[in-house]
RNA sequence: GGAGUUGGCCAGACAGCCGCGGUACCCGCGAGGGUAUGGAGGAAAGUCCGGGCUCCACAGGGCAGGGCGCCAGGUAACGCCUGGGAGGCGCGAGUCUACGGAAAGUGCCACAGAAAAUAUACCGCCGAUGUCUCGCAAGAGGCAGGUAAGGUUGAAAUGGUGCGGUAAGAGCGCACCGCGCGGCUGGCAACAGCCGUGGCAGGGAAAACCCCGCCCGGAGCAAGACCAAAUAGGGGAACGAUGGUGCGGCCCGCACUGUUCCCGGGUAGGUUGCUUGAGGUGUGCGGUGACGCACAUCCCAGAUGAAUGGCUGUCCACGACAGAACCCGGCUUAUAGGCCGACUCCUUUA
Repeated sequence: GGAGUUGGCCAGACAGCCGCGGUACCCGCGAGGGUAUGGAGGAAAGUCCGGGCUCCACAGGGCAGGGCGCCAGGUAACGCCUGGGAGGCGCGAGUCUACGGAAAGUGCCACAGAAAAUAUACCGCCGAUGUCUCGCAAGAGGCAGGUAAGGUUGAAAUGGUGCGGUAAGAGCGCACCGCGCGGCUGGCAACAGCCGUGGCAGGGAAAACCCCGCCCGGAGCAAGACCAAAUAGGGGAACGAUGGUGCGGCCCGCACUGUUCCCGGGUAGGUUGCUUGAGGUGUGCGGUGACGCACAUCCCAGAUGAAUGGCUGUCCACGACAGAACCCGGCUUAUAGGCCGACUCCUUUA
């Protein structure tokens, strides 16, 4: 100098003016006005996970259903995060992974192929052994049969490579690698290394059902609580004609029906829930880290037809994605441009 990997940070700056809605104080009967003060984000987004809070349900336990799934830790909790292991990729810094179980059981593996899991044999190789034919013989041909080394199919073929061995072959024997089992050592563990042992026994797929372990009650701020018109309807009391209507031929009886006042439910509407919180910042300490602890300090949007905008001036690299609606922790997605730290590889110079 070039090419990369990774962890963070910022999100045009400054000043003036006019608005918008919040809070506190003051003025005003009120409408409103004045002063002061604070007013979007790193994702406020998607609503995909986890929790707080609220209401409903609930003895305990189980079934069903759903989720998660290497190990250890962090956390209020998580499907998140941190550290580690194993495997894949990369020269490397690093990065990615639905990463429990296929000898519990059931099912599946199209086409092709001999054969897709009780195994089996199309081409090929052999034909030592037995037998038939030919031949004086050596031997040749055929059959029974042996074999799975080679070829062929497939996404996948019953451990791999090599040597020995054999009629040809074969873990048939041996060495190394792989695998299973046992032990030792290191590690909390996942796991790793070493030693011994077994010729090796059942391929894939659990993102098929399933099995194992752990977790999970439902609905959501339009939750919920309080105040409470008009109209209609409900309950009670008093008053009044002792009436009216219906059932009925009539009496009795039953039902409905008036005025005033009171009560409760509930709709519109209003108030609340509402922002001080698993909170921010700084310092110190513990921890590899996620994170935790202690002390100090700060208050930092709460609207409800719903505010956070506009104009002017100066400057620059000319400004992306995007707008809170109960709150918080994550994940994912969108994002112009810029800054800082750590590390890797290549080249060059001293």

About this RNA: A computed fold for a 350-nucleotide RNA from a Gammaproteobacteria bacterium, annotated as Bacterial RNase P class A. The organism belongs to Gammaproteobacteria, within Bacteria. It matches the Rfam family "Bacterial RNase P class A". Rfam classes the family as a ribozyme.